[in-house]
RNA sequence: CCAUACGGGAGAGUCCGAACCGCCGCGGUGCGCGUCCGGACGCCGAAGGAGCAAUCCUCCCCGGAAUCUCUCAGGCUCAGGACCGUACGGG
Numbered sequence: 001c002c003a004u005a006c007g008g009g010a011g012a013g014u015c016c017g018a019a020c021c022g023c024c025g026c027g028g029u030g031c032g033c034g035u036c037c038g039g040a041c042g043c044c045g046a047a048g049g050a051g052c053a054a055u056c057c058u059c060c061c062c063g064g065a066a067u068c069u070c071u072c073a074g075g076c077u078c079a080g081g082a083c084c085g086u087a088c089g090g091g
Base pairs, nucleotide, nucleotide: 001090002089004087005086006085007084008083013041014040015039016038017037019035020034021032022031023030024028042076043075044074048072049070050069051068055064056063
């Protein structure tokens, strides 16, 4: 440095519609959380990608390079997640 396993691990959401579900009722153009699908607008940066460059390579070239910037991609429950730690194996 790489692979695997385990543990830790941030940010950002509302609304509308359909179906299902639940509640109440004799009767629905009723109510509601939830699931899922679709849409609108908004938002986030820590997969990946791109940009700037403090800086590294004794200087130049070449090359590398941020948790900064963008938000293409991704995300706004869980999950995943840069990164950190441990174990094991390889170089």
Model confidence (mean pLDDT): 75 of 100. The RNA shown here (Glycine riboswitch aptamer) has 91 nucleotides and comes from a soil metagenome. Of the family's consensus pairs, 81% are formed in the model. The RNAcentral record of the sequence draws on MGnify.